C1' cells in the first nucleotide's frame, strides 16, 4: 500500500430487514443505619468526525481519523 473487523454515558456491552437509543457495574441524591456498608428508590449522564441519501439514519453510501489483526 491491501484485505477483514471494531469505535455508542466513566467503564464493560446490547441495539441487525432505517421509526422514541437499552441494561449492568461506577458515580450522584434521598429513604435506611447511633455512623459506615449493605439494601430500596429516583434523576442525570452516550451513537469516533465531516459529507451525502431518505419524510426519518447508531443502522444505507462516501471520504477522514482511531483501535486491534492479516497479507506484502
Nucleotide at each position: 500500500g491491501c484485505c477483514a473487523u471494531g469505535g455508542u454515558g466513566g467503564c464493560u456491552u446490547a441495539g441487525u430487514u432505517g421509526g422514541u437509543a437499552a441494561a449492568g457495574c461506577a458515580a450522584u441524591g434521598c429513604a435506611c443505619c447511633g455512623g459506615c456498608a449493605a439494601u430500596g428508590c429516583g434523576g442525570a449522564g452516550g451513537c469516533g468526525c465531516g459529507g451525502g441519501u431518505u419524510c426519518g439514519a447508531a443502522u444505507c453510501c462516501c471520504g477522514c481519523c482511531c483501535a486491534a489483526g492479516g497479507c506484502u

The RNA shown here (transfer RNA) has 72 nucleotides and comes from Ceutorhynchus assimilis. The prediction has a mean pLDDT of 81. The sequence is in RNAcentral, with records from Rfam. Rfam family: tRNA. NCBI's taxonomy places the organism under Eukaryota, Protostomia, Mandibulata, Ceutorhynchinae, Ceutorhynchus.